Small-subunit ribosomal RNA, 3' major domain from an uncultured eukaryote, 480 nucleotides, folded computationally.
Context: one part of a larger RNA
RNA sequence: UGACGGAAGGGCACCACCAGGCGUGGAGCUUGCGGCUUAAUUUGACUCAACACGGGGAAACUUACCAGGUCCAGACAUGGCGAGGAUUGACAGACUGAACGCUCUCUCUCGAUUCUAUGGUUGGUGGUGCAUGGCCGUUCUUAGUUGGUGGAGUGAUCUGUCUGGUUGAUUCCGGUAACGAACGAGACCUCGGCCUGCUAACUAGUGCUAUUACUGAGGUGGUAGUGACUUCUUAGAGGGACUCCAACGGCUACGUUGUGGAAGUUCGAGGCAAUAACAGGUCUGUGAUGCCCUUAGAUGUCCUGGGCCGCACGCGUGCUACACUGACACAGGCAACGAGGUCCGUAGUCGAGAGACCCAGGAAAUCUCUAAUCUGUGUCGUGAUGGGGACAGUCCCUUGCAAUUGUGGGACUCCAACGAGGAAUGCCUAGUAAGUGCAUGUCAUCAGCAUGCACUGAUUACGUCCCUGCCCUUUGUACA
Repeated sequence: UGACGGAAGGGCACCACCAGGCGUGGAGCUUGCGGCUUAAUUUGACUCAACACGGGGAAACUUACCAGGUCCAGACAUGGCGAGGAUUGACAGACUGAACGCUCUCUCUCGAUUCUAUGGUUGGUGGUGCAUGGCCGUUCUUAGUUGGUGGAGUGAUCUGUCUGGUUGAUUCCGGUAACGAACGAGACCUCGGCCUGCUAACUAGUGCUAUUACUGAGGUGGUAGUGACUUCUUAGAGGGACUCCAACGGCUACGUUGUGGAAGUUCGAGGCAAUAACAGGUCUGUGAUGCCCUUAGAUGUCCUGGGCCGCACGCGUGCUACACUGACACAGGCAACGAGGUCCGUAGUCGAGAGACCCAGGAAAUCUCUAAUCUGUGUCGUGAUGGGGACAGUCCCUUGCAAUUGUGGGACUCCAACGAGGAAUGCCUAGUAAGUGCAUGUCAUCAGCAUGCACUGAUUACGUCCCUGCCCUUUGUACA
């Protein structure tokens, strides 16, 4: 000095609790991990900080694994063989998974590119992340970190960086042997919310004119036009909030309440993010990379097939449920973020459906993908039921060279567990939780995943340090 341990005092956090909500843990299935099995079931990662993670949804490829089979893409140097031919390729048959001249039989062809030996390159999803770079994660989402000059101390070091109050904050006030600074915090950047003020718009609308359909004389909709306008829509420039004002508490910083306001928890949500670290992860992101291994019967590379999907079992993330706040049938009505040319595919026709055909528009504010929870009416009536939809059979489509170990979709049948889940445990404070779908990523095909987006929309705190942790101070000295 303080990573650590003891004790005391403050402060903070829904990765803590309290009050609650939804759950997970039980069931079926999905998916990851372990184990077992296997020719192989490639592999990394294992408390938070491994386990729907490697953007890891693997039929071939991917692919690293297994069973086999080709090829050289063996630079370059030196020696050898060598135009009297170093070598290359090949029909057919055999061989073979193979219409691989791979090898053999057989002959033709090629013409110094090669072949052979040695050295040495090169390649490697081979090893080592405990040799490394870079990147990421975490300590750690908290408030922390550092030097200059001065002061104290022999010195390491301390002070500054603080008794106190205050703040989300080492944020400020104030105090003060410190003064004045730097990084971090804040400011900043992005998105969301306000503007009847500005700039505008045939890729957005509104108004007006003409015409037309339904009409009930109001009105609603279609089509064509438009020297109008910008409220709605779009998006540029700007503005706007600063706790301004008031009250109360407080000497101050500030706190609480209220008015006004689109907005008053740092306005909400993200991004960025210091110092010091970890023998955290990645050599399987890289033509980043040291060393080691291998290098032609290859750990290089390509091809065929299999595996990564295997199932007595254990754990994690999820989906679907256990129904009546519901299921089913019919009808009605609304999004936003995206994406689109080998693509998005409307309308129409055929088909029970999935789908097929035909083809409009669209390299897009123009066209398309494009909703579901919900609303109305009806049926069902608490029964493993019309809840639930696992498992299985048959058939029809679709993607693909290929679907068997069933890519996916549809139809009919089959109708399992599950009657709200023990100990334990996760997440969460407002347009949030939860419910609901949609788009994108991956993608030939395939979401129960991830990343976003909107729609419907609660209960309960607005606190505490009891548990779990973190930070600071004091004390004490065992300890390094």
Its Rfam family is "Eukaryotic small subunit ribosomal RNA". Its Rfam clan is "SSU clan".